[in-house]
RNA sequence: GCGGAGGGCCGGAUGGCCGCGGCCCGUCACAGGGUCGAGGAAAGUCCGGACUCCAGAAAGCGACGGUGCCGGGUAACGCCCGGCCGGGGAAACCCGAGGGAAAGCGCCACAGAGAACAGACCGCCCAAAUGGGUAAGGGUGAAACGGUGGGGUAAGAGCCCACCGCGGGACGGGCAACCGGACCGGCACGGCAAGCCCCACCGGGAGCAAUGCCGAAUAGGGACCUCGCGGGGCUUGUCCCCAGGGCAGCUUUCGCCCGGAGGUCCGGGUUGGCAGCCAGAUCCCGCCGGUAACGGCGGGACCAGAGGAAUGGUCAUCGAACCGCUUCGGCGGGGAACAGAAUCCGGCUUACAGGCCCUCCGCGCGU
Numbered sequence: 001g002c003g004g005a006g007g008g009c010c011g012g013a014u015g016g017c018c019g020c021g022g023c024c025c026g027u028c029a030c031a032g033g034g035u036c037g038a039g040g041a042a043a044g045u046c047c048g049g050a051c052u053c054c055a056g057a058a059a060g061c062g063a064c065g066g067u068g069c070c071g072g073g074u075a076a077c078g079c080c081c082g083g084c085c086g087g088g089g090a091a092a093c094c095c096g097a098g099g100g101a102a103a104g105c106g107c108c109a110c111a112g113a114g115a116a117c118a119g120a121c122c123g124c125c126c127a128a129a130u131g132g133g134u135a136a137g138g139g140u141g142a143a144a145c146g147g148u149g150g151g152g153u154a155a156g157a158g159c160c161c162a163c164c165g166c167g168g169g170a171c172g173g174g175c176a177a178c179c180g181g182a183c184c185g186g187c188a189c190g191g192c193a194a195g196c197c198c199c200a201c202c203g204g205g206a207g208c209a210a211u212g213c214c215g216a217a218u219a220g221g222g223a224c225c226u227c228g229c230g231g232g233g234c235u236u237g238u239c240c241c242c243a244g245g246g247c248a249g250c251u252u253u254c255g256c257c258c259g260g261a262g263g264u265c266c267g268g269g270u271u272g273g274c275a276g277c278c279a280g281a282u283c284c285c286g287c288c289g290g291u292a293a294c295g296g297c298g299g300g301a302c303c304a305g306a307g308g309a310a311u312g313g314u315c316a317u318c319g320a321a322c323c324g325c326u327u328c329g330g331c332g333g334g335g336a337a338c339a340g341a342a343u344c345c346g347g348c349u350u351a352c353a354g355g356c357c358c359u360c361c362g363c364g365c366g367u
Base pairs, nucleotide, nucleotide: 001363002362003361004360005359006358007357008356009355010354012318013317014316015315016314017313018312020037021036022035023034024033025032039338043349044348046347047346048345049344050343051207052206053205054204056254057253058252059251060250061249064203065202066201067200068199069083070082071081072080073079084098085096086095087094088093099198100197104196105195106192107191108190121138122137123134124133125132126131146164147163148162149161150160151159165187166185167184168183171180172179173178211275212274213273214272221266222265223264224263225262226261227260230242231241232240233239244258245257246256247255282301283300284299285298286297287296288295289294322333323332324331325330
């Protein structure tokens, strides 16, 4: 210098004027002043939680959904870190829905003789014709029941042998996934679980339009009064018993509740207002532990809280990309990507003009 791999950060700047929202000061009330005011994704709403309400308790069972190599991190996760195995790459490094196919069922198109209790079209061999043996070779396919070589044979075949592969495996290493492996076995057990299924683990539902408080009418609720209830009982009282119904998958047990009509009063409650609502698994710096994710300790900071919803407009100066010209020195034009809070937090994914920094791999050149 060129080519490549991994990661982090920034993503228009400064000032004037006019506005908008929150809070504070100030005023009787205005006026006025101060201060703060979008993002790395605020997005998709795909995972995981906090918080709130709903469901009477316990046990068992079932269904449904999810996760799926191992270890660790975390409030938790389908996230992150480290490792293992498989695949790709010369390497840095990248990719993987990565439990079980010797529990069972199912499927394996087309082609092909045969697609899983193997089978025989051509071929080869024996028997002359019809029959039998064989699975080397040909052929089909995404996949063909170990491969190569030798022996053997009528021809062949793990039939026998060597090597490779495969299965088991004492023992050794590792927390584990897994790795190595003496020795044994002629070889069985094809693939698909992103088809059902099996195993292990996890999961109640709804969501800030949750929910609480203040608060008209109507319906529904409670108390009292009047009338008298599906059946029965009497001590006639809205008393007791039973049938019946309900208690958020089902069953059982226990327990609880409901159980007629009219009138008066009370209470609650929709629109609206207030709270929830921003100090928090928070951010920054340092030290310590850890390979790391992360954790601990100490110090410092306060960083939007609107509610039909603020975060804007304009002017000046400067301005990267990009475009054109070029005598390669420059000159002119040009004007800033994706986007934008709505209860909050941790992730993932997706969008993003362009710029900066760090680490690593390979090649070339110079010393």